[in-house]
RNA sequence: GAUUUAUACAGAAGUGGCGAGAGAACAGGCUCCGUGACCCACUGGCAACCAUCCGCGAAAGCGCGACAGGUGCCAAUUCCUGCCCGCUUGGCGUAUUGCCAGUGGGAACUAUAAGUU
Numbered sequence: 001g002a003u004u005u006a007u008a009c010a011g012a013a014g015u016g017g018c019g020a021g022a023g024a025a026c027a028g029g030c031u032c033c034g035u036g037a038c039c040c041a042c043u044g045g046c047a048a049c050c051a052u053c054c055g056c057g058a059a060a061g062c063g064c065g066a067c068a069g070g071u072g073c074c075a076a077u078u079c080c081u082g083c084c085c086g087c088u089u090g091g092c093g094u095a096u097u098g099c100c101a102g103u104g105g106g107a108a109c110u111a112u113a114a115g116u117u
Base pairs, nucleotide, nucleotide: 001117002116003115004114005113006112007111008110013043014042015041016040017039021032022031023030026082027081028080029079044074045073046072048071049070050069052066053065054063055062056061083106084105085104086103087102089101090100091099092098
């Protein structure tokens, strides 16, 4: 780098440094940001997966259990939307077939973990 599986509406701070943008890609929004964001370091914290332990179970496995060792994470649902399928919702046009908004579900993308390569 690729790939498989699982999860993604919860949760989580301060100090110092840097100095202008940032929120994954592209686009449209909308937010954050010289009252210093983003990013980096230290300390602190959260608790998704793995590990260890505990309970249930024949086992596979399950836990809205513990812990915080390995990673990870600590603005806003992956910030929202884009693609597909709906809606006994509203509007515009039309007058069965469309468009816009809203809304439900799914996919895709991305992120993280563990495995494989």